[in-house]
A computed fold for a 78-nucleotide RNA from a Campylobacterota bacterium, annotated as c-di-GMP-I riboswitch aptamer. It matches the Rfam family "c-di-GMP-I riboswitch aptamer". Rfam describes the family as follows. GEMM was predicted in a large-scale screen for bacterial structured RNA regulatory elements. The coordinates come from a structure-prediction model, not an experiment, and the mean pLDDT is 82. Lineage of the source: Bacteria > Pseudomonadati > Campylobacterota.
């Protein structure tokens, strides 16, 4: 240096529900919890889903813990 993710450690993140407070709404923040996660960092690019307005076409959103793609990165077996 490479590196599979079987195990180990070491630290992270935090489903759901509760509460509170933003939002017309998916949704988001913060507290507690602890289903999980090896990229559950980061990024709305692609395509799912979901709101909002609209006869529709559409357009505006919201989700990266749905999938894919891009960029970074802990540990660590042989």
């Nucleotide at each position: 240096a490479u590196g599979a993710g079987a195990a180990a450690a070491a630290g992270c993140c935090a489903a759901c529900c509760u509460u509170a407070c933003u939002g017309u709404g998916a949704a988001g923040u913060a507290a507690g919890u602890a289903c999980g996660g090896a990229a559950a960092g980061u990024u709305a690019u692609g395509g799912g889903u979901c709101u909002u307005u609209g006869u529709a076409a559409a357009a505006a959103g919201a989700u990266c813990g749905c999938c894919a793609g891009a960029c970074u990165g802990c540990c660590a077996a042989a």